Small-subunit ribosomal RNA, 5' domain from Adansonia madagascariensis, 471 nucleotides, folded computationally.
[in-house]
Context: one part of a larger RNA
RNA sequence: GGAUGAAUGCUGGCAGUAUGCUUAAGACAAGUAAAUCGAAUGGGAAGUGGUGUUUCCAGUGGUAGAUGGUUGAGUAACAUGUAAAAACCUACCCUUGAGAGGGGAACAAUAGUUAGAAAUGAUUGCUAAUACAUCGUAGGUUGAGGAACAAAAGGAGGAAUCCACCCGAGGAAGGGCUCGUGUCUGAUUAGUUAGUUGGUGAGGUAAAAGCUUACUAAGGCAAUGAUCAGUAGCUGGUCUAAGAGGAUGAUCAGCCAUAUUGGGACUGAGACACAGCCUAAACUCCUAUAGGAGGCAGCAAUGGGGAAUUUUUCACAAUAGGGGAAAGCUUGAUGGAGCAAUGUUGCAUAAAGGUAGAAGGUUCAUAGGUCGUGAACUUUUUUUCCCAAAGAAAAGUAAUGACAAUAUCUGAGGAAUAAACAUUGGCUAAUUCUAUGCCAGCAGUCGCGGUAAUGUAAAGGAUGCAAGCGU
Numbered sequence: 001g002g003a004u005g006a007a008u009g010c011u012g013g014c015a016g017u018a019u020g021c022u023u024a025a026g027a028c029a030a031g032u033a034a035a036u037c038g039a040a041u042g043g044g045a046a047g048u049g050g051u052g053u054u055u056c057c058a059g060u061g062g063u064a065g066a067u068g069g070u071u072g073a074g075u076a077a078c079a080u081g082u083a084a085a086a087a088c089c090u091a092c093c094c095u096u097g098a099g100a101g102g103g104g105a106a107c108a109a110u111a112g113u114u115a116g117a118a119a120u121g122a123u124u125g126c127u128a129a130u131a132c133a134u135c136g137u138a139g140g141u142u143g144a145g146g147a148a149c150a151a152a153a154g155g156a157g158g159a160a161u162c163c164a165c166c167c168g169a170g171g172a173a174g175g176g177c178u179c180g181u182g183u184c185u186g187a188u189u190a191g192u193u194a195g196u197u198g199g200u201g202a203g204g205u206a207a208a209a210g211c212u213u214a215c216u217a218a219g220g221c222a223a224u225g226a227u228c229a230g231u232a233g234c235u236g237g238u239c240u241a242a243g244a245g246g247a248u249g250a251u252c253a254g255c256c257a258u259a260u261u262g263g264g265a266c267u268g269a270g271a272c273a274c275a276g277c278c279u280a281a282a283c284u285c286c287u288a289u290a291g292g293a294g295g296c297a298g299c300a301a302u303g304g305g306g307a308a309u310u311u312u313u314c315a316c317a318a319u320a321g322g323g324g325a326a327a328g329c330u331u332g333a334u335g336g337a338g339c340a341a342u343g344u345u346g347c348a349u350a351a352a353g354g355u356a357g358a359a360g361g362u363u364c365a366u367a368g369g370u371c372g373u374g375a376a377c378u379u380u381u382u383u384u385c386c387c388a389a390a391g392a393a394a395a396g397u398a399a400u401g402a403c404a405a406u407a408u409c410u411g412a413g414g415a416a417u418a419a420a421c422a423u424u425g426g427c428u429a430a431u432u433c434u435a436u437g438c439c440a441g442c443a444g445u446c447g448c449g450g451u452a453a454u455g456u457a458a459a460g461g462a463u464g465c466a467a468g469c470g471u
Base pairs, nucleotide, nucleotide: 007471008470009469010468013347014346015345016344017343018342019340020339021305027302031299032298035063036062037061040060041059043057044056045055046054071257072256079183080182081181082180084178088175089174090173093171094170095169096168097167099165101135102134104132110125111124112123113122114121115120140149141148142147154163155162156161184230185229186228191221192220193219196218197217198216199215200214201213202212203211233255234254235253236252237248238247239246240245260281261280262279263278264277283294284293285292286291311337313336314335315334319333320331321330322329350380351379352378353377360371361370362369363368385413387411388410390408421464422463423462424461425446426445427444431460432459434457435456441448442447
């Protein structure tokens, strides 16, 4: 000199744009963040004088909930970056081939009975389906072969037809696994490893594999640093530097890991699942003491910690996700508004004229110098400000605008509403007076101060920078 997710002191006019718990992965009150489908289904309710149309709903059923959003604790390794390759899987989507025949038995809801404070149940009877099971069939799978195993569902419509279903093949996109290579510090860590390294048989997986197991051989790694210990999410990037490098990994994007702590599986195409389940532990809450409930590292909020970091806001109008045939619905993703000079960019705080060089301050023997064209004063302007009226284009269109009483424009008003901060001995741009007297104090460093301090304090002047300036 540059930089920052900064903080702090003094000060503070406006607009655009970005950013905002770096600390306790500590604890969390109440609210809200994942629903949707009645065109799968039996029922119930509202409405109507009644029927029909219509609307709504707990349950069964389907899809989604593995996305989106958060955080960086762990992790020094296939975690990540890069380059490759084998032995795999894939719901929804696209293309394409073939198909959907036959009869069944239940369980919720509901109606009784009943346990419990509650959470939640128990039991008897009834019932539908795109729920469940079964028989038949199959260009699939397994197998050397004989052979064995395995499907389907309907709905809407007056109809055409549309949507859904089952089995194949291909694609798209996504994922799993393997491998070469790059990736911090310590040798005051030198040896380490026993499923360990390899083989055979068996098991297992979507899939290769000590992935698991039995037997067997004794291997494997290591001064090119194994093992151990410490630290750490990685990258694109960001900052700096002429570069080589050095530092760093907030926001945005990709990957990984995590969801109070430890363990486990279930469902499913996909999870060992943040707002699912079981279990152990700690903590909190309810309780009739028998027993139950909870998980903000989602959004905002609270107290706590800290030098330090915002609103318990509006809307689904846009972009996008989920359900749906669709209209709708839903979304703290997202779009907006609010707060903060936190950063950055732009604009303003007037412009022109104006010497009696006024008053006043300061300095000074007198004279004078200086603040200083600075002010006053005259003329002009209105960015901004204030008041009033109008009020959108684009975003979005067939229609729908949270933002939005917005932006913007027109008119009126009046210089009106707007300058601080630091420094002034050298480094380092800028000096005088007064007070103090090794005191009070200053100081980044060298150092200043003991009676003439350009270095302390105040005042006048000056310099730098400017809605900021110092630390």

The organism belongs to Adansonia, within Eukaryota. Rfam family: Bacterial small subunit ribosomal RNA. RNAcentral holds the full RNA, with entries from SILVA.